[in-house]
This is a predicted structure of a 353-nucleotide part of an RNA (small-subunit ribosomal RNA, central domain) from an uncultured prokaryote. The prediction has a mean pLDDT of 87.

Context: one part of a larger RNA
RNA sequence: UUGGGCGUAAAGGGUGAGUAGGCGGGAUAUUAAGUCAGAAGUGUAAGUUCGGGGCUCAACCUCGAAAUUGCUUCUGAUACUGAUAUUCUUGAGUUUGAGAUGGGAAAGUGGAAUUCCCGGUGUAGCGGUGAAAUGCGUAGAUAUCGGGAAGAACACCAGUAGCGAAGGCGGCUUUCUGGCUCAUAACUGACGCUAAAUCACGAAAGCGUGGGGAGCGAACAGGAUUAGAUACCCUGGUAGUCCACGCUGUAAACGAUGGGUACUUAGGUGUUGGGUUUGAUUCGUCAGAUUCAGUGCCGCAGCUAACGCAUUAAGUACCCCGCCUGGGGAGUACGACCGCAAGGUUGAAACUC
Numbered sequence: 001u002u003g004g005g006c007g008u009a010a011a012g013g014g015u016g017a018g019u020a021g022g023c024g025g026g027a028u029a030u031u032a033a034g035u036c037a038g039a040a041g042u043g044u045a046a047g048u049u050c051g052g053g054g055c056u057c058a059a060c061c062u063c064g065a066a067a068u069u070g071c072u073u074c075u076g077a078u079a080c081u082g083a084u085a086u087u088c089u090u091g092a093g094u095u096u097g098a099g100a101u102g103g104g105a106a107a108g109u110g111g112a113a114u115u116c117c118c119g120g121u122g123u124a125g126c127g128g129u130g131a132a133a134u135g136c137g138u139a140g141a142u143a144u145c146g147g148g149a150a151g152a153a154c155a156c157c158a159g160u161a162g163c164g165a166a167g168g169c170g171g172c173u174u175u176c177u178g179g180c181u182c183a184u185a186a187c188u189g190a191c192g193c194u195a196a197a198u199c200a201c202g203a204a205a206g207c208g209u210g211g212g213g214a215g216c217g218a219a220c221a222g223g224a225u226u227a228g229a230u231a232c233c234c235u236g237g238u239a240g241u242c243c244a245c246g247c248u249g250u251a252a253a254c255g256a257u258g259g260g261u262a263c264u265u266a267g268g269u270g271u272u273g274g275g276u277u278u279g280a281u282u283c284g285u286c287a288g289a290u291u292c293a294g295u296g297c298c299g300c301a302g303c304u305a306a307c308g309c310a311u312u313a314a315g316u317a318c319c320c321c322g323c324c325u326g327g328g329g330a331g332u333a334c335g336a337c338c339g340c341a342a343g344g345u346u347g348a349a350a351c352u353c
Stems, first nucleotide, its partner, number of pairs: 004324003007307002012321001014201004021194003025088007033081002035077008048066007091191001092188004096183004103177007110154001114150008125136002162169002206247006215241002220236004258320006267298014302309002326353003335346004
């Protein structure tokens, strides 16, 4: 390579936008590039296969035929694919009317708690632990009351609830702004799907410059524990955690499950947001049925090595991308690219089992 795979055995890119490419809805006409049929030419010789012949046989030699699955040209066919033209509305999109939302950015603002400062009351302890000690406290702590300052996070609501492509998003208000769902017709008329490259976003930690610093807290110091204790526990505590701007580009970035479409391929039961409809109504709504879009649980057929998945598939199919090919060596070395650095991306081999 052929083939087989990727939830847990090796394997889904962290996520999106999107170029090339690949693939692509219904109808009609034209064309005839692919495709199919026929013919002609060519496809050296040898070799190969089949049938003869010659060395006593065979190997070997030799004759004839086949084969040479290919290419070129001509003639024809037109179902499918392509191309061109016209057209359609169901895919896709737009308009209109509703709706939900911790989606994003900026500015402002609120209360509780914590620590610190000032003042009052008050006196000998407080704190901490398995038990202690380090630590704090007669220079008046802890406790309690009043006042002030600072920074960070937003209890209850809170929900297998919501929103976002993912990372992620939660006090409240305002401004700006993104996407989504439903309904109804109208409009455009295949405008679609995927996506190498490329670009953008991307938790935490980390880095640069300047701020900020309450609490927490790597490092570090001390106290314990212990045979030891460079730990677990305790008392402190610096970076950091926070903000602005810039970098880094990685995570068990997980549903360990790429995206899209179709089947509507048994059902049952919750829940969120719309629509329709029936009943009740204290006109605020509430309950039932049904339908669309999400989000859970259970469970057939089917699938699976099993676990399990099961209309949110890991079922049945198609299209496109990424990735895997025994363990270790190794996500290492070397080279290249990126980065201020830390390091990242790409990514072997010897050897060994």